The prediction has a mean pLDDT of 83. A computed fold for a 1553-nucleotide RNA from a soda lake metagenome, annotated as small-subunit ribosomal RNA. The sequence is in RNAcentral, with records from SILVA.
RNA sequence: AGAGUUUGAUCCUGGCUCAGGACGAACGCUGGCGGCGUGCUUCACACAUGCAAGUCGAACGGUCCUAUCUGGAAGGAACCUUCGGGUGAAUUCUGGAGAAGGAAAGUGGCGGACGGGUGAGUAACGCGUGGGUAAUCUACCCUCAAGACGGGGAUAACUCCGGGAAACCGGUGCUAAUACCCGAUAACCUUUUCCGGGUUUCGGCCUGGGAGAGCAAAGAUGGCCUCUGAUGCAAGCUGUCGUUUGAGGAUGAGCCCGCGUCCCAUUAGCUGGUUGGUGGGGUAAAAGCCUACCAAGGCAACGAUGGGUAGCCGGCCUGAGAGGGUGUACGGCCACACUGGGACUGAGACACGGCCCAGACUCCUACGGGAGGCAGCAGUGGGGAAUAUUGCCCAAUGGGGGAAACCCUGAGGCAGCAACGCCGCGUGAGCGAAGAAGGCCUUCGGGUCGUAAAGCUCUGUCCUGGGGGAAGAAAGUACUGGGGGUAAAAAGCCCCCGGAGUUGACGGUACCCCAGGAGGAAGCCCUGGCUAACUACGUGCCAGCAGCCGCGGUAAUACGUAGAGGGCGAGCGUUGUCCGGAAUUAUUGGGCGUAAAGGGCGCGCAGGCGGUUCUUUAAGUCAGACGUGAAAGGUGGUGGCUUAACUACCACAUUGCGUUUGAAACUGGAGAACUUGAGUGCAGCAGAGGGAAGUGGAAUUCCUAGUGUAGCGGUGAAAUGCGUAGAUAUUAGGGGGAACACCGGUGGCGAAGGCGACUCUCUGGCCUGCAACUGACACUGAGGCGCGAAAGCCAGGGGAGCAAAUCGGAUUAGAUACCCGAGUAGUCCUGGCUGUAAACGAUGGGUACCAGGUGUUGGGGGUUCGACCCCCUCAGUGCCGCAGUUAACGCACUAAGUACCCCGCCUGGGGAGUACGGCCGCAAGGUUGAAACUCAAAGGAAUUGACGGGGGCCCGCACAAGCGGUGGAGCAUGUGGUUUAAUUCGAAGCUACGCGAAAAACCUUACCGGGGCUUGACAUCCCUCGCUACUCUGCGAGAGCAGAGGUUCCCUUCGGGGACGAGGAGACAGGUGGUGCAUGGCUGUCGUCAGCUCGUGUCGUGAGAUGUUGGGUUAAGUCCCGUAACGAGCGCAACCCCUAUCCUUAGUUGCCAGCAUUAAGUUGGGGACUCUAAGGAGACUGCCGGCAAAGAGUCGGAGGAAGGUGGGGAUGACGUCAAGUCAUCAUGCCCUUUAUGUCCCGGGCUACACACGUGCUACAAUGGCCGGUACAGAGGGAAGCGAACCUGCGAAGGGGAGCUAAUCUCAAAAAACCGGUCCCAGUUCGGAUUGCAGGCUGCAAUUCGCCUGCAUGAAGCCGGAAUCGCUAGUAAUCGCGAAUCAGCAUGUCGCGGUGAAUACGUUCCCGGGCCUUGUACACACCGCCCGUCAAAUCACCCGAGUUGGGUGCACCAGAAGUCGCCGGCCUAACCCGAAAGGGAGGGAGGCGCCGAAGGUGUGCUUAAUAAGGGGGGUUAAGUCGUAACAAGGUAGCCGUACCGGAAGGUGCGGCUG
Repeated sequence: AGAGUUUGAUCCUGGCUCAGGACGAACGCUGGCGGCGUGCUUCACACAUGCAAGUCGAACGGUCCUAUCUGGAAGGAACCUUCGGGUGAAUUCUGGAGAAGGAAAGUGGCGGACGGGUGAGUAACGCGUGGGUAAUCUACCCUCAAGACGGGGAUAACUCCGGGAAACCGGUGCUAAUACCCGAUAACCUUUUCCGGGUUUCGGCCUGGGAGAGCAAAGAUGGCCUCUGAUGCAAGCUGUCGUUUGAGGAUGAGCCCGCGUCCCAUUAGCUGGUUGGUGGGGUAAAAGCCUACCAAGGCAACGAUGGGUAGCCGGCCUGAGAGGGUGUACGGCCACACUGGGACUGAGACACGGCCCAGACUCCUACGGGAGGCAGCAGUGGGGAAUAUUGCCCAAUGGGGGAAACCCUGAGGCAGCAACGCCGCGUGAGCGAAGAAGGCCUUCGGGUCGUAAAGCUCUGUCCUGGGGGAAGAAAGUACUGGGGGUAAAAAGCCCCCGGAGUUGACGGUACCCCAGGAGGAAGCCCUGGCUAACUACGUGCCAGCAGCCGCGGUAAUACGUAGAGGGCGAGCGUUGUCCGGAAUUAUUGGGCGUAAAGGGCGCGCAGGCGGUUCUUUAAGUCAGACGUGAAAGGUGGUGGCUUAACUACCACAUUGCGUUUGAAACUGGAGAACUUGAGUGCAGCAGAGGGAAGUGGAAUUCCUAGUGUAGCGGUGAAAUGCGUAGAUAUUAGGGGGAACACCGGUGGCGAAGGCGACUCUCUGGCCUGCAACUGACACUGAGGCGCGAAAGCCAGGGGAGCAAAUCGGAUUAGAUACCCGAGUAGUCCUGGCUGUAAACGAUGGGUACCAGGUGUUGGGGGUUCGACCCCCUCAGUGCCGCAGUUAACGCACUAAGUACCCCGCCUGGGGAGUACGGCCGCAAGGUUGAAACUCAAAGGAAUUGACGGGGGCCCGCACAAGCGGUGGAGCAUGUGGUUUAAUUCGAAGCUACGCGAAAAACCUUACCGGGGCUUGACAUCCCUCGCUACUCUGCGAGAGCAGAGGUUCCCUUCGGGGACGAGGAGACAGGUGGUGCAUGGCUGUCGUCAGCUCGUGUCGUGAGAUGUUGGGUUAAGUCCCGUAACGAGCGCAACCCCUAUCCUUAGUUGCCAGCAUUAAGUUGGGGACUCUAAGGAGACUGCCGGCAAAGAGUCGGAGGAAGGUGGGGAUGACGUCAAGUCAUCAUGCCCUUUAUGUCCCGGGCUACACACGUGCUACAAUGGCCGGUACAGAGGGAAGCGAACCUGCGAAGGGGAGCUAAUCUCAAAAAACCGGUCCCAGUUCGGAUUGCAGGCUGCAAUUCGCCUGCAUGAAGCCGGAAUCGCUAGUAAUCGCGAAUCAGCAUGUCGCGGUGAAUACGUUCCCGGGCCUUGUACACACCGCCCGUCAAAUCACCCGAGUUGGGUGCACCAGAAGUCGCCGGCCUAACCCGAAAGGGAGGGAGGCGCCGAAGGUGUGCUUAAUAAGGGGGGUUAAGUCGUAACAAGGUAGCCGUACCGGAAGGUGCGGCUG
C1' cells in the first nucleotide's frame, strides 16, 4: 500500500466482498509446563444454607461460671489404740464468699452514611471541564485559647404476676452511669438597641465601641504521698484518655453558573407555580423550595415540547491523522438496594445486611397472627451460545472499636476451576544413503515423503524420585537494658538506641543440589482466483462446497477421502461485534450537462457574505506568564523479577479550560470621509413584453337561390358515408365561430410559462449617450408571498373547424390499435380552482479574470462635404476554434476554464415517488416522504462485432431473359412412419434422404429365434503329451460329439529347440457395447467468398484505431494515385496437371503420302502425315488508336491456333457450426467376462394402410416400328477377356484361335443418315402388372437374383400450390466403358457423338463483400424484452375488531408520615404553692393540608393478533399477446384526461434522449 466482482473487451461512476487489528467472548477439533491478568455481556429473575459489622468492663448496674478461700452431711483408705474407740485421706452430696480470669444479655459510647455489589432508572447541572459560594455545613484528626462548679429525678437489666402457638407484649417492685434534667460561670454566637469608619452593582459586605436578654461540660484510669488533708481502699497531687466552649487548619460534603454531552421535524408549538415581584414560611445554605396577593409573563427553527435509546468520564479499540466505535476489568462521579411512598436517628442517610406504610411473592402458624428481601462472598434453581470454590487466612495492606493486649473484617491477601487473554519454555541435539521398508504418484525409467526413520554418539530445560530450603516476604506490639522529655520527686507516660524470645494463610511453595532416562509431551486450518500451497481415487447439477466471483450434469487442483504441500503452533479455525481499507457523508477530503443529484420561474423577511481611505477599540486572531488538566493508562529513558508479559522510578505528553500581560496586520464593533459597485436624473432607441376596446381580409363549414347531372368521397386496395328528395362541381348572396398565410429569419421581447393580422388606449422592463444627484443603499436568499404550458374541475356563455370517449367500415389469427367515415366532452370567452411537464441548455444566481475568427439584432462613436465600405465600442444572439478542462462525448468570454460569495440537491439497483402520518385541493390529485424484503449489480461514455421490415457502393444462374426438368402417372431406390421375434446401426434445414453401401439369396451381418463352446474364433507367456496334416465311418440342420485309418516337416552342440496339433493352469484374449459433448485423423459447410493478420511507428487514459479508410480500377486487399504511416505474412494470382497451335527428338503393337504387295497397312518399305510420349516454343495489354490523370486500367483494332485469367482440373487463408464419423482406422475413460465374447443353422435387414426426397420410363409424329448404311473416345481382361465357326426365335450353349494385350478380345457404338410403314387413336404411344415356357450364375434363386420367348397390356394425353439445374462445346439429347462383382445397375464414376436459346438490366427474392448509421443485442434478431392471468412462497399495508404495555387529563378514595391546629385524656425532673392543685413542656389521641398503591371515566401512543381486502418481491422449462430496444415494423418519451384482458391505445400540449 491494495485486490476481486457489471463488459466480448475498455474507461468512468457506483455498490457489494476480501486481505489488517481488536474482544469480558461463544462454538468445533486438539491440548505438555510456568508466570501475570481476566471470568453472568442474558432474567435489576427467584433464592435453601453458611459467612460478609462490630467493638469498648479503662462509661454503668446486675447475672452466671471458674481458679481460690471456707462450711455442713455421708463416707471410710491409712495410722494410733486402752480394742470400747479415736484421728481421719480419697470419693459422693450440699452451702457460703469470690476475682484483677471467663461468658451471655442489658444501659451507655463510637461505628453500622465507610468498605463491598449492580447499572434498573436518568438526555439531567447526571457527567466532564472551568469557575462561584460575601448563600453553606463538616464527627473522628491537628494547632491555639479558655473551662469542666453545685444539684436532681428516673429507667433497662433483674424480681414477681399476666397474655400469646410463636414473634413478642403488658403490668408490679428495685438499681447504676461518660444515659437524662435543672441551676451557676463564660466568650463566641443569636437577638434588641445606640454611636462610628471603609467599600458598594445600593442588595449588601468588612470593621470599632457601649447597653440588655438567652445558651456548656463527665468522668475513667495509672502512679505517688511532694503540697493540703488524714478516720478513710477516700479526698488531694500528678500522668494519660475522655469531655465543654471558641478561633483556625485539614478532610469530606451541599448549592449555583459558563461551555460541552445520542437519534427522530412523519414530534412545531410548549408552559399555570408557569415567568417575575412583595409579605410570610422553610433549610446548614441562595432560590416558587413552599404559601397568600399582584403583574402577564417565560421557552422555541441557534430546535422548545414530545417520542426512542442510554449511567457519565479518565480511558479502551481502530485510524497516518482528523475522526469513528466503545465505557468489561482498574480509577473518579452519579443512581439504585424486592416494587412504590415516607420520615426518624445522626456530623453525615431519607440509610443494601435500620424503621413505618402499601403492593407482589415466599415461608411459619394452634388460623388469632407473624417472618423475609444475596444488584456483599461462596452456592442453588431458572434464563442463556456462555462465565468459576457453599476453599484458606487475617501473616501482610487497609478499615471499625479499644488506653492497650486484642476482637471483627467473604475489604484484602492467597489458593482452587477455565488455553478466556498476554508472555515465556518444551516436545530433543549432532552424525547418519543400502536414499531401507511402507504409503502415494508414475510416461513403469522413476519420482516423492526423505537425513526423515532405523542405527551410532550426546544433552537433561520441563518431567519423575530423593535431599536441602523458616533464604525473601517482617516490620511492629508486649518483655528487658540504656539515654532523653514531662514532673517537686519517684513511678508512670512519651521519644530514641540496643538485647533475647515470638508471630506465615500461601507452603515444604519459589529457588538450589543429586540421580534417572529420549524416556511422558502436536495439533489445527488451508491448497480455483483474491491468497502462500497439487496430484490420485470416489461422486456425477447427486451428495455437497461457498467470504465475493463462483464450483458439481463421467477425466472436478473448488465436493468427499488419501498422499504431498503451505500457514500458524499449545493452539488452530468458525461465528458474532467494532474500527480500518471506505475519499462509500468528503473539516482535513467528494460531487450535481449525459452516471444519483440545479428548486418550473421570480420578489423578498431572517440568516450568510460584502468596495476604497483614515482614526479608534481589542470580541475574534497571535505571543508570553501563571493556575488547572487526579492517579492509573500512553510515549521515552533507567531499574526489579533468569527473559518477557508484568512491575517500580523519572521525564514528556495530556492538542483543553480559566486568569493575566502585551501586539494591532487581517475579520468584527464605533466614528469620519470617498465614488469605481448599486440606484436616481436628463436626452434618445428597438421590440409577437403585458392588459383592455375596436376593426379587417383569406379559408373551412352551414343556409338561401341559380346553372348542371350521376356520381362524389375515401384508400395500399376497399368499404361504411353522401347523392336522382339532385350531391360533388360551379355562380351569387347571407350567417357564425376560430385562427391570423406571405413578411418570418439558429430574428425580436419577456424572470419563467410564453408572446405573431391591423388601429387606439393603459402599462412593465431592457439598451445607448451624458456624468448632474445619493453615497455601499450591494449579492444571495431557509421559511414566506406571487407567477406558472397542456390536460382537468366548478358556474355561465359560445360552438365553424378539429377531436379523447363512443359508433360504424376496413385490416388482422384476433385488432378494445395503426387507415377510413361519423362524432360528444373539450378546444374559444368571462369568473374561480388546480400547480404539474423531457416546466430542458436535462447546465441555480451574482462578480472578476483568461487567445482568436466569423455571421447576425439594437444603439453610440470615428472616417467622409454627405453616404456606402471600413474601423472602434456597448448590450444581445449563433457557429468554428486555442489554452484549460472532462470518464469520454464534449464545453470553450453565453464555460462544463480559473477563483470567491449565497442557495437548492445527491450518496448502489429494485421495493417507490409507494405505504402510513401531516399540510393543500370540490375532485382528480399535489407536496413532504419511509421500512421490511430482495439483488451483485443497476448505470454513463466510448470500442469491436453482429443485427435492422436503416442508407450507399458492388458481386454471384441471386433475380430477370431463356432452355430443360421436379411436383401429377407407373416403376426403381433412399428416408420417415407403422409393423415385426428381428425388420442391426449411423446420417437430420441449406451441409440427412440412388447418403456410409464401388453390389444384403448363404457369407457379408453388426439384428432375431434356436442349438453349441468357455483361456475361448484371434495374440503373447508357462507345463504336459503327441504326433501332425489328411482321409473315412456313425449320429446330427450344422456347429459339434464319438470312433477308425494314417503317418512324420525343419534346425541341432543329439540334450533339445522351432513349426503344428491336443490337454491343463492362470495372467489375459474378445466386444460393430457406451461416450464424436474426453480425443487423433479424415470430411462437410460458409466458399475459390476476398478476405484474415503481424512488426515497427503514430494517435487514443484505454478497449482500440491507423495501416486495411478515401478517388479510380479489377475476377481478386488486383493494381495505381492520394495518405501517419512504412513494411511484411497467410490467402488472390502465378508456379503443377489435362486440353487447344507449332517445333524438335523417337517410330512399335500405332500411321500410310509416294513405291511394291494383299481379301485386308496383310506384308516389304517409309517418318512425310495422323497418332503416341518426352522436351521445347507460344500470350506479355507486347503493338496501334480512343478514354482516363502522362497512372493503374479500360474500349476498339491489328497480328495470331489461341487475347486480356484461352477452357478445365488440382489447390480451400484466419476461422464458424461442441457440424459429421468411437460402425474404416487409432485412442482415453466407463461397462461386460459360462457373455454385451465366439461358432452354427434358419430367419431378418427385401415387411406395407401411408408420407417425403432422388431417379428411370413415358404420355408420343422433331415420334414409334422395320430394313439398310456410317462415324467415337476412354477403359477392362489370366480363377480373365474370350474371336471365328456351329446350335437355338432368343437369353444362351458348344467351341476354343488369340491375348500377360497401341498386337488378341470385350466391341454392336447410339442418336444420325437412306428407304418403308403407322396417321392422332389410350393408338403399331406407353410399358406396369400377371400367366406360361426357358436361359445363366451359384452348395443353394421359396422368402429374395438377373436375363429370354410367347401371351397379358395398368396408370399415364405434359402435370395445383410450389420448386430445381444450366451462360457454350454449356443446357438438352445419344450411346459406350469402368469400379464393386459368382450373379445382380434406372445408382455412382468416367468417355465421347449431335449440339442450342437467352442475359434489357440490378427495382425486387436469396447468399456474400466494403463503407456508413442506430442499437437496451454479444449464446450476438432463432437476440433482447413488457404486462395481465395461473401456481408456490416471503415480508409489508389496510381491516369490523380483540389483547397487552406506556402515558396525558378529570374525578373518587386515601396508608405511613412530616407539618399545622385542638386541648376532653395522661404526664418524674423546672416554676408557683404548706398541701391540694396549677403552670411550662411532653405524650397518646383527634382534626386538617399534602400524599403512594388502588378505582372510575376519557384521550393519545406503541406492540401483538384477525375474517377479508391490496399491491410488491422472489421462484430451470405454464397461459395470452408483442408494448420497448433497428425507422422495433404506428419514432420514442414526459405531464394530463378518457378508454381497453394485458402489455397499452387515443386526444391535447411539450421534449429530442